Source information
Glycine riboswitch aptamer from a Gammaproteobacteria bacterium, 88 nucleotides, folded computationally.
C1' cells in the first nucleotide's frame, strides 16, 4: 500500500429456557433454599477432519459456570477505526 489473518474498541441484527414455590427484606430490584428448564460468554469431552504416534478440533455432546419478565448479557454476522503478523 492493504486483497489475507487475528486480537481490540464503537455502531447496527441477535436464539432459547418458571415474572415458578418458600423464607427474609421490600416501592421496584434483590438474598437464600427447594424443584423444573436452556445454551450461543467462558470452562470440558470427543466426532468428522487436520497434522503425525500423540496433538490440533465444531454451532456436535456435557451442564461445572453461566443463564430462564424487561434491561443487561449472548457465540456469530456486517460497517467503521486501530494494532499485530503475512504479502508486496
Nucleotide at each position: 500500500c492493504c486483497c489475507a489473518u487475528g486480537g481490540c474498541u464503537a455502531u447496527g441484527g441477535g436464539a432459547g429456557a418458571g415474572a415458578g414455590c418458600a423464607g427474609c427484606a421490600c416501592a421496584c430490584c434483590g438474598c437464600u433454599g427447594c424443584c423444573g428448564c436452556c445454551g450461543a460468554a467462558g470452562g470440558c469431552g470427543c466426532a468428522a477432519c487436520c497434522g503425525c504416534c500423540c496433538g490440533g478440533a465444531a454451532a456436535c455432546g456435557c451442564u461445572c459456570a453461566g443463564g430462564c419478565a424487561c434491561a443487561u448479557g449472548a457465540a456469530c454476522c456486517a460497517u467503521a477505526g486501530u494494532c499485530a503478523u503475512a504479502g508486496c